[in-house]
RNA sequence: CUCUUAUCCAGAGCGGUGGAGGGAUCGGCCCUGUGAAACCGCGGCAACCGGCGUCGAAAGACGACACGGUGCCAAGUCCGGCAGAGUUUUCUGGAAGAUGAGAG
Numbered sequence: 001c002u003c004u005u006a007u008c009c010a011g012a013g014c015g016g017u018g019g020a021g022g023g024a025u026c027g028g029c030c031c032u033g034u035g036a037a038a039c040c041g042c043g044g045c046a047a048c049c050g051g052c053g054u055c056g057a058a059a060g061a062c063g064a065c066a067c068g069g070u071g072c073c074a075a076g077u078c079c080g081g082c083a084g085a086g087u088u089u090u091c092u093g094g095a096a097g098a099u100g101a102g103a104g
Base pairs, nucleotide, nucleotide: 001104002103003102004101005100006099007098008097013042014041015040016039017038021031022030023029025081026080027079028078043073044072045071048069049068050067052063053062054061055060077096082093083092084091085090
C1' cells in the first nucleotide's frame, strides 16, 4: 500500500518545548497568540486483540479485569457531498475516512 471483516449518536486533559496553523479530501461551519500542528512528560477514557474465569469435544458463547499489544481524549466520523423516500426542517442506504483483527 491492497484485500477481508467488525465498529464509529457513549467516554476521557493538564503541564513542558514549539511558534501558525488545525479539524483526511472538496464545500460549509468551527477551533486557534486566552498559543495551531508536531514532539515530550504525566494523567485519563474505552475494551478491538492477547492473557484470565465459566460452559463446551471443538468451533465458539458469556463474564470479569485493565496485566500485555493497539487506539483514543472540541464539536455525531463537526455537518454535507452520491442514491432513494419525504419535501425548508427529516429519514434510510451508500461512498470516502478512521480504528481493531486477519491476509497478501